[in-house]
């Protein structure tokens, strides 16, 4: 440097759910509790997809990286 692997070790994140005189029209986000799971469940909307608003429909705007693909970075072990 490349590749493979995951619960061996050290760690990390935190689904659903609950709380909040929090933000938002909503989807959803933030903080705390919790811990289903995750070898990138770290980051980036770059391509799809899904969701919300609006619409007759489309278009447009917004959201989701724990929906998938892609790009970048990264701990440990084996080759």
């Nucleotide at each position: 440097c490349c590749u493979u692997g995951a619960a061996a070790a050290a760690g990390g994140c935190a689904c659903a759910c609950c709380u909040c005189u929090c933000c938002g029209a909503a989807a959803g986000g933030g903080a705390g509790g919790u811990u289903c799971g995750c070898a990138a469940a770290g980051c980036u909307u770059u391509g799809g997809g899904u969701c919300c608003a609006c619409c007759a429909a489309a278009a447009u705007g917004g959201a989701c990286c724990g929906c998938c693909g892609a790009g970048c970075u990264g701990c440990c072990a084996g080759g």
Molecule: c-di-GMP-I riboswitch aptamer
Organism: Candidatus Bipolaricaulota bacterium